[in-house]
The RNA shown here (SAM riboswitch aptamer (S box leader)) has 88 nucleotides and comes from a Pseudonocardiales bacterium. The coordinates come from a structure-prediction model, not an experiment, and the mean pLDDT is 77. The source organism's lineage runs through Bacteria, Bacillati, Actinomycetota, Actinomycetes and Pseudonocardiales.
């Protein structure tokens, strides 16, 4: 200097501005959300306790990750980069 790793249940926003029609991972099917403003974005709250760290080993929540409609919505497929760890 480069690159990698990171959550199965559960679990957390009637928040504030912005924007304006489609959104729920690419294809299909279903189901759902949505002009009472959805999906995105910016701020701020919030959960969890995965990665790292700390530890009296019970935790802790430091930092990093994730997530805060419905099991990541359900079914079935389909695809691309790494070929070390993996990752879209």
């Nucleotide at each position: 200097g480069a690159u990698u790793c990171a959550u199965c249940c559960a679990g957390a926003g009637a928040g504030a501005c912005c924007u304006g029609a489609g959104g729920g991972a690419c294809c299909u099917g279903g189901c759902c959300c949505g002009a009472u403003g959805a999906c995105g974005g910016u701020c701020c709250g919030g959960c969890a306790a995965c990665c790292a760290g700390c530890u009296u080993c019970g935790g802790c929540a430091u930092g990093g990750u994730g997530c805060c409609a419905a099991c990541g919505c359900c079914a079935g497929g389909a695809u691309c980069g790494a070929u070390g760890a993996c990752g879209g």